[in-house]
RNA sequence: UCAGAUGGUUGGACGAUUGCUGGUAGAAAUACUAGAGGAAAGUCCGGGCUCCACCAGAGCAAGGUGCUGGAUAACAUCCAGCGGGGGAAACCCUAGGGAAAGUGCAACAGAGAAUAUACCGCCACGCAAGUGGUAAGGGUGAAAUGGUGUGGUAAGAGCGCACCGCAUCUCUGGCGACAGAGAUGGCAUGGCAAACCCCACCUGGAGCAAGACCAAAUAGGAAUAACGACGUGCGUUCUGGCAUAGUUAUUCGGGUAGGUUGCUAGAGGUGUUUGGCAACAAACAUCCCAGAUGAAUAAUCGUCACCGUUUACGGAACAGAACCCGGCUUACAGACCAUCUGAUAUU
RNA sequence: GCGGGCGUAGCUCAGCUGGUAGAGUACGAGCUUCCCAAGCUCGGUGUCGCGGGUUCGAAUCCCGUCGCCCGCUCCA
Repeated sequence: UCAGAUGGUUGGACGAUUGCUGGUAGAAAUACUAGAGGAAAGUCCGGGCUCCACCAGAGCAAGGUGCUGGAUAACAUCCAGCGGGGGAAACCCUAGGGAAAGUGCAACAGAGAAUAUACCGCCACGCAAGUGGUAAGGGUGAAAUGGUGUGGUAAGAGCGCACCGCAUCUCUGGCGACAGAGAUGGCAUGGCAAACCCCACCUGGAGCAAGACCAAAUAGGAAUAACGACGUGCGUUCUGGCAUAGUUAUUCGGGUAGGUUGCUAGAGGUGUUUGGCAACAAACAUCCCAGAUGAAUAAUCGUCACCGUUUACGGAACAGAACCCGGCUUACAGACCAUCUGAUAUU
Repeated sequence: GCGGGCGUAGCUCAGCUGGUAGAGUACGAGCUUCCCAAGCUCGGUGUCGCGGGUUCGAAUCCCGUCGCCCGCUCCA
């Protein structure tokens, strides 16, 4: 210098004028002050909070997770590892329990597709047709019942042997997933569980349009279904327990389209120290940082910086809170930083 | 804001217990007719919204993403 890998930061700056929303002060005019994001997004997970009286116990169903150890309020997230795969390397990817519990699937092709099979071939016998042996080689397929070599044989074959793979057992290391070594066995239990299923663990439902209060208005109605302590009470069954004596559910019809609260101090931010490989935790210090609801957070101008053409203009990403947090995923112009790998050149 | 569903031929829909995609209608060609319509025969329809994964194999199973549709206020 070029080509790559990983992690992170930023997302124009300053000033003036005119507005919008909240807060504070004021009788008012007005003054001061705060005012979008890293994803506010998708709504894919996990929680807080609220209601379902409490959801107390058990079963069934349904759904989810799935190597090991840890972190966390919790998680499908994160961290550190193990196994497998890719790359020359830095590094990256990985839904990764069980296929000897059972059921099921494998189209077409092919002789044969799941306690396999013999089409061509090879060998023996036979004049031939054919009969028997074989699974080296060929062919089909995504997949054909260990691989390479050597001996052996009529030809062949784990039929024997060596190495590799595999299985079982033992020992060693590790908390563990697992790794290494040795012995034995001639090779069996081929694939698919993001097919049903089995095993282990987890999950009650609905959601701020939850819920609480005030005000206004109306025909304080109708139909259907259920029940006489049955039913209903947010999957369902049973048990326990509670509420309801015209009650519950659904639909139709009628009315209102107002306000307050929930609502922003929180598993909060920033910094330092300590513990830990890390995720993270603890202690101390410091800060207050949107709260709207026909839904504010803006518009214009000037200077500087960036990009393009040109010497004056144009451009400047993805995108905008809606109860709040922790993650994941997706979108993102441009600029910058750190570490690492490889190649080339120079010293 | 919250919850649920759908995407397959030009249009309306099947197929979704995995094996190479169909029906009706529309369209094109031929027959019939003096011509048209109707009728009869034949034919092409297609990135299964898009991307990735699982599998030998995906419209179908799983994940992500895009688009469209529907429902949900309060009082009594």

Source information: Predicted 3D model of RNase P RNA and transfer RNA as a complex of 423 nucleotides. Rfam match: Bacterial RNase P class A. Rfam classes the family as a ribozyme.